[in-house]
Small-subunit ribosomal RNA from an uncultured bacterium, 1449 nucleotides, folded computationally. Its Rfam family is "Bacterial small subunit ribosomal RNA". Rfam links the family to the GO terms ribosome and structural constituent of ribosome. RNAcentral holds the sequence, with entries from ENA.
RNA sequence: AGAGUUUGAUCAUGGCUCAGGAUGAACGCUGGCGGCGUGCUUAACACAUGCAAGUCGAACGAAGCAGAUGAGAAAGCUUGCUUUUUUAUUUCGCUUAGUGGCGGACGGGUGAGUAACGCGUGAGAAUCUGCCUUCAGGUCGGGGACAACGACUGGAAACGGUCGCUAAUACCCGAUGUGCCGAGAGGUGAAAGGUUAACUGCCUGAAGAUGAGCUCGCGUCCGAUUAGCUAGUUGGUGGGGUAAGAGCCUACCAAGGCAGUGAUCGGUAGCUGGUUUGAGAGGACAAUCAGCCACACUGGGACUGAGACACGGCCCAGACUCCUACGGGAGGCAGCAGUGGGGAAUUUUGGACAAUGGACGCAAGUCUGAUCCAGCCAUUCCGCGUGCAGGAUGAAGGCCCUCGGGUUGUAAACUGCUUUUGUACGGAACGAAAAGGUUUCUAUUAAUACUAGGAGCUCAUGACGGUACCGUAAGAAUAAGCACCGGCUAACUACGUGCCAGCAGCCGCGGUAAUACGUAGGGAGCAAGCGUUAUCCGGAUUUAUUGGGUGUAAAGCGUGCGUAGGCGGCCUUAUAGGUCUAUGAUUUAAGUCCGAAGCUUAACUUCGGUUCGUCAUAGAAACCGUUUGGCUUGAGUAUGGUAGAGGCAAGUGGAAUUUCUAGUGUAGCGGUGGAAUGCGUAGAUAUUAGAAGGAACACCAGUGGCGAAGGCAAUCCCCUGGGCCUGCACUGACGCUCAUGCACGAAAGCGUGGGGAGCAAACAGGAUUAGAUACCCUGGUAGUCCACGCCCUAAACGAUGUCAACUGGUUGUUGGGUCUUAGCUGACUCAGUAACGAAGCUAACGCGUGAAGUUGACCGCCUGGGGAGUACGGCCGCAAGGUUGAAACUCAAAGGAAUUGACGGGGACCCGCACAAGCGGUGGAUGAUGUGGUUUAAUUCGAUGCAACGCGAAAAACCUUACCCACCUUUGACAUGGCAGGAAUCCACUAGAGAUAGAGGAGUGCCCGAAAGGGAACCUGCACACAGGUGCUGCAUGGCUGUCGUCAGCUCGUGUCGUGAGAUGUUGGGUUAAGUCCCGCAACGAGCGCAACCCUUGCCAUUAGUUGCUACGCAAGAGCACUCUAAUGGGACUGCCGGUGACAAACCGGAGGAAGGUGGGGAUGACGUCAAGUCCUCAUGGCCCUUAUAGGUGGGGCUACACACGUCAUACAAUGGCUGGUACAAAGGGUUGCCAACCCGCGAGGGGGAGCCAAUCCCAUAAAACCAGUCGUAGUCCGGAUCGCAGUCUGCAACUCGACUGCGUGAAGUCGGAAUCGCUAGUAAUCGUGGAUCAGAAUGUCACGGUGAAUACGUUCCCGGGUCUUGUACACACCGCCCGUCACACCAUGGGAGCGGGUUCUGCCAGAAGUAGUUAGCCUAACCGCAAGGAGGGCGAUUACCACGGCAG
Repeated sequence: AGAGUUUGAUCAUGGCUCAGGAUGAACGCUGGCGGCGUGCUUAACACAUGCAAGUCGAACGAAGCAGAUGAGAAAGCUUGCUUUUUUAUUUCGCUUAGUGGCGGACGGGUGAGUAACGCGUGAGAAUCUGCCUUCAGGUCGGGGACAACGACUGGAAACGGUCGCUAAUACCCGAUGUGCCGAGAGGUGAAAGGUUAACUGCCUGAAGAUGAGCUCGCGUCCGAUUAGCUAGUUGGUGGGGUAAGAGCCUACCAAGGCAGUGAUCGGUAGCUGGUUUGAGAGGACAAUCAGCCACACUGGGACUGAGACACGGCCCAGACUCCUACGGGAGGCAGCAGUGGGGAAUUUUGGACAAUGGACGCAAGUCUGAUCCAGCCAUUCCGCGUGCAGGAUGAAGGCCCUCGGGUUGUAAACUGCUUUUGUACGGAACGAAAAGGUUUCUAUUAAUACUAGGAGCUCAUGACGGUACCGUAAGAAUAAGCACCGGCUAACUACGUGCCAGCAGCCGCGGUAAUACGUAGGGAGCAAGCGUUAUCCGGAUUUAUUGGGUGUAAAGCGUGCGUAGGCGGCCUUAUAGGUCUAUGAUUUAAGUCCGAAGCUUAACUUCGGUUCGUCAUAGAAACCGUUUGGCUUGAGUAUGGUAGAGGCAAGUGGAAUUUCUAGUGUAGCGGUGGAAUGCGUAGAUAUUAGAAGGAACACCAGUGGCGAAGGCAAUCCCCUGGGCCUGCACUGACGCUCAUGCACGAAAGCGUGGGGAGCAAACAGGAUUAGAUACCCUGGUAGUCCACGCCCUAAACGAUGUCAACUGGUUGUUGGGUCUUAGCUGACUCAGUAACGAAGCUAACGCGUGAAGUUGACCGCCUGGGGAGUACGGCCGCAAGGUUGAAACUCAAAGGAAUUGACGGGGACCCGCACAAGCGGUGGAUGAUGUGGUUUAAUUCGAUGCAACGCGAAAAACCUUACCCACCUUUGACAUGGCAGGAAUCCACUAGAGAUAGAGGAGUGCCCGAAAGGGAACCUGCACACAGGUGCUGCAUGGCUGUCGUCAGCUCGUGUCGUGAGAUGUUGGGUUAAGUCCCGCAACGAGCGCAACCCUUGCCAUUAGUUGCUACGCAAGAGCACUCUAAUGGGACUGCCGGUGACAAACCGGAGGAAGGUGGGGAUGACGUCAAGUCCUCAUGGCCCUUAUAGGUGGGGCUACACACGUCAUACAAUGGCUGGUACAAAGGGUUGCCAACCCGCGAGGGGGAGCCAAUCCCAUAAAACCAGUCGUAGUCCGGAUCGCAGUCUGCAACUCGACUGCGUGAAGUCGGAAUCGCUAGUAAUCGUGGAUCAGAAUGUCACGGUGAAUACGUUCCCGGGUCUUGUACACACCGCCCGUCACACCAUGGGAGCGGGUUCUGCCAGAAGUAGUUAGCCUAACCGCAAGGAGGGCGAUUACCACGGCAG
């Protein structure tokens, strides 16, 4: 520090996601040790049990007693001791309840409430303060009770009642009295003793310290779909009240106070030091530790006290729990442990007061779940270990494998060494010195007392704990896991699975070869932990102060005026609010940071230092603010000109449409792509004249004008707003922008009343259409128009807020001005309005002095898509609706600009038997053949638009053959290797459908070797490795092939342009069959294609002639001129001429020539497309079968047949059929062959055997044609299917299932609907011939020649293709993409008849305890009084306030 994800690719916008750090965590798997910390985040839910606040006998009376002392008695015997017992204590000590004092307001817990002076920070004045410190003074004299205790007595208990006795540092009175109040007079107003006799306590006052209360400035969460709130409310006066100021309370008076700088209301929340993250600014959090606050079952209340409205106090009410004798009582773990419950989740009913601290006490000491320790938990952080070194036949095992090997891996084994940790044994701390005792010194003092302080000596005290630590011993011994390995992101293979199981943070994996699932091996990462989940910050500049945007991505309010607010020209005076400097105070400690130190290190701890903020004081005066006095340039005013559809109101005009009246006139008009509805003989349309009425204003007219925008157009007049220009004068910053507000605001729509010619939603009819609630036509109502009042929205757009300043130019145009010209003009300038463009900006497109450039001021708005501008609420509206404006849920994108393709019933150009022009067919019939379908035991498989369908198959009776049935074989029909035997081979027999099985016979070869024997080849048997598979996957593949298409295209290097994908080149102007060539050009070159080179054919020449040929010959022979054969050459190149063209390329015409513009034909197929076809030609990965999915045999099937399609054959006839006669080819094939002559047969054929391994012989008669004859338009002398009989040939074998022959039979069919195919010249059409395959079996196929046409104006249209351009929301690319309705459901959200709950407010009822006031009833020790009685007090009653509770809204 970034990365992944929108696209075919690109840039930018934008969201989502990841890598980092953190945690009081939890869960899963795993787990050796130690140290330091932490440990109910949920139910402020309920709590059993124990403990958590007591202490003082030096305040007091009393009760009891272990003990001590004194005295006495008894017993025992060790005769002066022990034991027991009694009594006393005026003198000792201990324990206990009670009175009394101090403390239970601290310490400890929790975070419910609280948005507040609660907290933080900084100030302040009107206060109190026990214990503590200092100072001053006092401590006198009296009195009456009440507990305890005793008696009686009630109650289950808790707890009492009556009578009687008693003490005090308990209570009361008096005296004195600094003090307090008061102007003064005067008033008021204390005390307590104890004891070791030295102190201590008590009272009063004045100070201090500490603690507490109160007030104020500033800071402190979200919501405006909460905009107004407030009656003690704001202030004053009198009174009351408090420790103290104050509406704190009360009576009266005034009407204030708060609020857009967010009051009130609602929601949420303890606040802070800090913690965490971040570069920082910020964000999130508020565990442990520390400060403050609040609370103590819920609500209310006071008492006591220095301090409480009191966690372990009281009273009342409520809920809950417990006890009960049913009458009544008791309780409050948010103290420490612990229990239940809740929850993903959080510990022991431990030890000790040894240390630190606290309460009480003179002290010893007691108490202390504060605290210090231990226990549990890998919960965090930190440290250590699980060994170290050597060790290669690189062992075994595992995994992979191309079978060679690789890897695990020096890893292990093995050898040597070490001993942290652990185990055993032994030693052993620091934390503990205060206090106490003693000696001594100093201060004080008269003092060697006392007291305070210092020093020496001595002595007691340890929960942790026999722990840390140290030593000794044995021994590698006791100790490794977790998640990950497609990209992000370090790390790959095998097997299993087969869109299943599963994974997944995002993109996404999985449909038979998964580096993504599961397992294994290996690897990379962290490590006593590792992963996951949750949450926070970061990355995210994705709320942007630092640090974003707003023409088209989300985003400029429709427009203006203007209040608050924000910002504001030049010079000058003063001030010191902001600002800056210095100093001081404060900012608890801890923490963070820096530097040291202590635990073996670290975490941890200790010490020292630094730091933010706030306030105060002093100073500076540039800038901002405020202020004084000026200025004119911003702004404005007056004056002089000027252009204009600017606005409002009233009048006038002509053209046109329509209607009405009258005339002329006759059959149509109108309308459309074509029609129809409609109008018209009751006279339309047309035309003439006249009249009525409404609406709109042709031409001028212009990227012209005006206005803030919406908008504004005949003409004239009244009224009126604004702009621009010019000179001069005046005011003197008066300015800019504007939340809320106000005004205007197209069209449609609404209300009331008019008006209504044309047009025209709705509606009606006619068409179109599959339908047509549309487009088209005929009609037609609201409306459009006017007046008044509403509505308030538009793609209200320049999709561009307003104002100001600055920054190169060119051109057009509108308005004004200056200069110039005799004039036309020309130059300059201000204000508008357009086009193009420099710099610059922009993601690009584009913008560019009229900015989207460079800056400043202010306002509005945006923060992923959908849900949704929807719902709810508020406001506005008559309504329609407008405005403000969410969430749940859901997706990983949505969107912008540009690029390359593809596509378009977009455009331009061009080509092709593409159309057109022609010729002949198909589609109808019969047959052949292939396919689909159906059938079947099987009808083997493949090919399926063009580009499957007479295709693989150049030939299924058996074989082929892969299919079916039956019968057999199992190392196999075939290959290699091992062992044993035998040569091989041949003959015939038996069983069987055959394969096969059985039993016989004949027979030994080749090479080496003397022989024995061995070897090669072949056969048989045995066992195992293996063979075998036309089994699957053509979507795992190679190779081959089809197709676009023989279409003219497809690319590259360098350069240039662009942020980039890409572009350029390859586009443009011509031309060509052609990206063929020429010219031009930021391109210059090159490659694969085109063309040419190759074969064949057409002409000629040369050479060579047998089987060919013949001018010679009857033949043999002779010859090689010709034909022919087959080899080599020549020839054609737009070369020549004319024209056109740009002086080019080229085109047109012509000459010559056998041939002329690629002469004809063939081979040749660019980059690529179709996951095109083929695993059944072959090859091949993977998978599958292995007595079978392999192999053999017999038979059957591939030949089936209601049907549909493709491709062909033959026909329907006279351009013909039949009969007879007469001609002319080419190219092939032939020894398992072609087969002549001749004979037989009607014929297929048979017999026969000459010739030929072929320019020699044979197949082999070519047929159409031509010459005659006949038929005469008929289902025929056309046509030949079908069927019957008889035959021939091939072959083991023609039943299923061959071909052919003869005789007989003689079906459909009379030229074929929609539709559709081929062909441009030796072509179509027509005629026959041959070959391959093959025993036999072509109407197929591949070749060959014979005869031999017609037509092409042309490119509008159909199909296909090419180039350029344009639009695109397509890229699987139009066979694309994509919208809506409906069916079903109710998870989420909204509505919903309603229903239930919570919270808050208002009014009323009610009124416990308590406090205050009042008090006529009752009671009453201290004081007064001789007494009666009084003062004072208490109980009760009552009033006010008020909690719970209730009613209504």